Notes
Predicted 3D model of a 356-nucleotide part of an RNA (large-subunit ribosomal RNA, domain IV) from an Aeromonadales bacterium.
[in-house]
Context: one part of a larger RNA
RNA sequence: CCCGGGUGAAGGAACUAGGCAAAAUCGUGCCGUAACUUCGGGAGAAGGCACGCCGGGCGACGUGAAGGGGCUUGCCCCCGGAGCCAUGCGCCCGGCCGCAGUGAAAUGGUGGCUGGGACUGUUUAACAAAAACACAGCACUCUGCGAACCUGAAAUGGGAAGUAUAGGGUGUGACACCUGCCCGGUGCCGGAAGGUUAAAUGACGGGGUCAGGCUUCUGCCGAAGCCCCCGAGCGAAGCCCCGGUAAACGGCGGCCGUAACUAUAACGGUCCUAAGGUAGCGAAAUUCCUUGUCGGGCAAGUUCCGACCUGCACGAAUGGUGUAACCAUGGCCACGCUGUCUCCACCCGGGACCCA
Numbered sequence: 001c002c003c004g005g006g007u008g009a010a011g012g013a014a015c016u017a018g019g020c021a022a023a024a025u026c027g028u029g030c031c032g033u034a035a036c037u038u039c040g041g042g043a044g045a046a047g048g049c050a051c052g053c054c055g056g057g058c059g060a061c062g063u064g065a066a067g068g069g070g071c072u073u074g075c076c077c078c079c080g081g082a083g084c085c086a087u088g089c090g091c092c093c094g095g096c097c098g099c100a101g102u103g104a105a106a107u108g109g110u111g112g113c114u115g116g117g118a119c120u121g122u123u124u125a126a127c128a129a130a131a132a133c134a135c136a137g138c139a140c141u142c143u144g145c146g147a148a149c150c151u152g153a154a155a156u157g158g159g160a161a162g163u164a165u166a167g168g169g170u171g172u173g174a175c176a177c178c179u180g181c182c183c184g185g186u187g188c189c190g191g192a193a194g195g196u197u198a199a200a201u202g203a204c205g206g207g208g209u210c211a212g213g214c215u216u217c218u219g220c221c222g223a224a225g226c227c228c229c230c231g232a233g234c235g236a237a238g239c240c241c242c243g244g245u246a247a248a249c250g251g252c253g254g255c256c257g258u259a260a261c262u263a264u265a266a267c268g269g270u271c272c273u274a275a276g277g278u279a280g281c282g283a284a285a286u287u288c289c290u291u292g293u294c295g296g297g298c299a300a301g302u303u304c305c306g307a308c309c310u311g312c313a314c315g316a317a318u319g320g321u322g323u324a325a326c327c328a329u330g331g332c333c334a335c336g337c338u339g340u341c342u343c344c345a346c347c348c349g350g351g352a353c354c355c356a
Base pairs, nucleotide, nucleotide: 001351002350003349004348005347006346007345008344010342011341014340019337027051028050029049030048031047036041038174052096053095054094055093056092057091058090059089062084063083067079068078069077070076071074097101109335110334111333112332113331114330115329116327117326121133122132137172138171139170140169141168142167143166149158150157175322176321177320178319180252181251182250185249186248187245188244189243190242191241194240195239196238201233205229206228207227208226209225212221213220214219253271254270255269256268257267280314281311292308293307294306295305296304
């Protein structure tokens, strides 16, 4: 020095990222317990008192004899209380000892404010247990059964030996109060019209070849057939188009002026938009400027709590705001307690190290 353990004057978190670690609390009975609350809870709230041993007295629970009574005569019922249980349990009185009586061991520290998630659960086997996942509940949507959906070239199988109070998908996430406006874009749903349109079909026209015809002997014309090109008309879905739909994907403005102090602007003007953010919340797990400003707490507070609103860049199931209970959850404060610290000291055990 390392590991495990013990004690400590005065102080008592001054330590530190953080009371990490340690200390403290701790059992049983009784007394007594606040806000808040979903009336269950919160609660072991908090905070107190008692606890050993010896002697004496009393009581209770259990069991239930003798005796007595009854009739329905039974291994019957009722009354009755002896004895036992008894070195056990409970209570009262008196006494005794120690610093200390749950004498050792085992055995909650407590309270306050607040963020997040309702809750019990689940998770990164071996750096993350969480505010992440799940969750009951809510909503939308698909699916009429050989269901939708999933697996599989298929058969088959799951769904389900189920049948819309069922099954699949998606989002949200107990509960309470709520969940505004926009359908222009994208998606989805609906639409017997109209536009566009594939394969297929092949109208008309053009070209090649050619019997034959004409001829100035070089060429020209050229039916049918065959072949090539063009492609009229007809042609579904889709798209266009017309509507619907946001707990579908998503979106939810700018500038200027105006009131008899100032400031501000209920009011007016103007531009743009599909519509311009309602309620509620707000320097927030979101606030850049920012340690915003004010209040609280501290002697002193970039954190914390309460407000304000100038929301860089909250906002309503990518849910909004609350919320009792719960949490090996985050932040802050207080009491208790301590070697965390001021500031270290000593002791016990085991290592390291040195010697043999």
Taxonomically the source falls in Aeromonadales (Bacteria, Pseudomonadati, Pseudomonadota, Gammaproteobacteria).